[in-house]
Context: one part of a larger RNA
RNA sequence: GGCAUAGGGUGAAUGCCUUGGCACUGAGAGCCGAAGAAGGACGUGAUAAGCUGCGAAAAGUCACGGGGAGGAGCAAAUAUCCUAAGAUCCGUGAAUAUCCGAAUGGGGAAACCUACUUGAGCAAACCUCAAGUAUCUUAUAGUGAAUAAAUAGCUAUAAGAGGGGAGAGCAGGUGAACUGAAACAUCUAAGUAGCCUGACGAAAAGAAAGAAAAGAUCGAUUUUCAAAGUAGCGGCGAGCGAAAUGGAAAGAGCCCAAGUUAAGUUAAGGAGAAAGAAGGAUAGUAGAAUAGUCUGGGAAGGCUAACCGAAGAAAGUGAAAGUCUUGUAAACGAAAUCCGGAUUAAUCUGACUUAGAAGGAGUAGCAUGGGACACGAGAAAUCCUGUGUGAAUAAAGGGGGACCACCCCCUAAGGCUAAAUACUACUCAGUGACCGAUAGAGAAUAGUACCGUGAGGGAAAGGUGAAAAGAACCCCGGGAGGGGAGUGAAAAAGAACCUGAAACCCUAUGCCU
Numbered sequence: 001g002g003c004a005u006a007g008g009g010u011g012a013a014u015g016c017c018u019u020g021g022c023a024c025u026g027a028g029a030g031c032c033g034a035a036g037a038a039g040g041a042c043g044u045g046a047u048a049a050g051c052u053g054c055g056a057a058a059a060g061u062c063a064c065g066g067g068g069a070g071g072a073g074c075a076a077a078u079a080u081c082c083u084a085a086g087a088u089c090c091g092u093g094a095a096u097a098u099c100c101g102a103a104u105g106g107g108g109a110a111a112c113c114u115a116c117u118u119g120a121g122c123a124a125a126c127c128u129c130a131a132g133u134a135u136c137u138u139a140u141a142g143u144g145a146a147u148a149a150a151u152a153g154c155u156a157u158a159a160g161a162g163g164g165g166a167g168a169g170c171a172g173g174u175g176a177a178c179u180g181a182a183a184c185a186u187c188u189a190a191g192u193a194g195c196c197u198g199a200c201g202a203a204a205a206g207a208a209a210g211a212a213a214a215g216a217u218c219g220a221u222u223u224u225c226a227a228a229g230u231a232g233c234g235g236c237g238a239g240c241g242a243a244a245u246g247g248a249a250a251g252a253g254c255c256c257a258a259g260u261u262a263a264g265u266u267a268a269g270g271a272g273a274a275a276g277a278a279g280g281a282u283a284g285u286a287g288a289a290u291a292g293u294c295u296g297g298g299a300a301g302g303c304u305a306a307c308c309g310a311a312g313a314a315a316g317u318g319a320a321a322g323u324c325u326u327g328u329a330a331a332c333g334a335a336a337u338c339c340g341g342a343u344u345a346a347u348c349u350g351a352c353u354u355a356g357a358a359g360g361a362g363u364a365g366c367a368u369g370g371g372a373c374a375c376g377a378g379a380a381a382u383c384c385u386g387u388g389u390g391a392a393u394a395a396a397g398g399g400g401g402a403c404c405a406c407c408c409c410c411u412a413a414g415g416c417u418a419a420a421u422a423c424u425a426c427u428c429a430g431u432g433a434c435c436g437a438u439a440g441a442g443a444a445u446a447g448u449a450c451c452g453u454g455a456g457g458g459a460a461a462g463g464u465g466a467a468a469a470g471a472a473c474c475c476c477g478g479g480a481g482g483g484g485a486g487u488g489a490a491a492a493a494g495a496a497c498c499u500g501a502a503a504c505c506c507u508a509u510g511c512c513u
Base pairs, nucleotide, nucleotide: 001512002511003510004509005508006507007506008505009504015498016463017462020435021434022432023431024430025429026428027427028426029424030423031164032163039100040099041098042055043054044053046078050074051073061094062093063092064091065090066089070082071081072080105114106113107112115133116132117131118130119129120128121127135161136160137159138158139157140156141155142154143153169200170198171197172196173195174194180187184235210218211217222249223248224247225246226245232240233239253416254415255414256360262354263353264352269349270348271347274344275343279339280338281337282336284332285331290305291304292303293302294301306323307322308312314326315325316324365389366388367387368386369385370384371383372382375401396411397410398409399408400407450457451456470497473484474483475482476481
């Protein structure tokens, strides 16, 4: 030095566990903000670094309910207090709510600096305190230029807006490239990603100048299944790709403008102040039924004998519990706030009949340049639009895929409209042939530590025991650590703590060199 065996050390795999995640389901909710949000800074405790809570009234104040014995958060210990005159705790409502932040009196290198007006405190100045003082838009009023009338402007008052979010859903605007075409330019990717604006709990669309048919017929929109990868489009390449129609979900229709005459003054329906039932949400109440014995540290396990069940879901308890605890089934409950909307008034509107009237102009169309339509200029209708032109007026006009005739359908150039549809930051209840600490979220909590000038990037890290009973006391040692003693079922569970593999290291013994 090697091999083998045994015993240790180190190390953390593995097993078991779960406080945390992941994906869904069913309900709810779908906004917050100048009455100052979201998010922060700084404070706040007897002691207080962090988290949590709260705001100079500061782990809290008040009222009303619930609840019923301990309590002063995580979080021990000490001190001092609170509590059956009902505390702590839970719910509802209210008060307070520093400074920054849209931040809004002005400024500013966020959490700071510094004004004016009015009022209060003071005899008064200073000072302190309270309230107000941003901008834009709209409305009203006043004032008012060049410039006569006027207007612009200015001033005041009132109302509204501003910012945030869930990397979701919606609409509008803007709008790529990689890529595919086996290269590439039309084309594709794709009106996708990205960016901007706006709104809502949904949004958008929507009551025919429709669809269709050609001897008819249907009757707002939306979503979905089929029609159908069809008809078509297409360097007719790659690819793109309908609609009618049928089935299903849901169903709902209306109002202005212009016009406006008369009579009836009216059905259904609609609008409508103020109320508001049932039911529900936000604390809760009560809730059946087991004993003995054996093993064991411990009984929920074994054995013996019972009981309840509208409750044998589940979790916990020293091991495996229907009958120990919390619960579960069925049942009950609100002073306060909210949801809900049965039901109810005056009034307004309002069917219909007869006659009459009206019916959206720089619009439709045309020319030209683009865009959207499944449709790439094509025979290219239809829709939108830049530029230039430019009608008719119901005896009219638009459409039926060039265009014309006939025929049929409809009435543009004003507007509103629930449901069926999309999504899930959030709340509650639940589910899983989902994970189980290199997994599952990045995070068993952390956007922390740390890195970066910055935008930004971004970890690791769980387990003593049933209970701290966390090892009094003695000994060695400066200590660390260890040996006894003691606790415990176990200390080969001793806090570097469940199990504790391998690599690696050491010791002992044997054999070989």

Large-subunit ribosomal RNA, domain I from Parvimonas sp., 513 nucleotides, folded computationally.
The RNAcentral record of the full RNA draws on ENA.
Rfam family: Bacterial large subunit ribosomal RNA.
Its mean pLDDT, the model's own confidence on a scale to 100, is 83.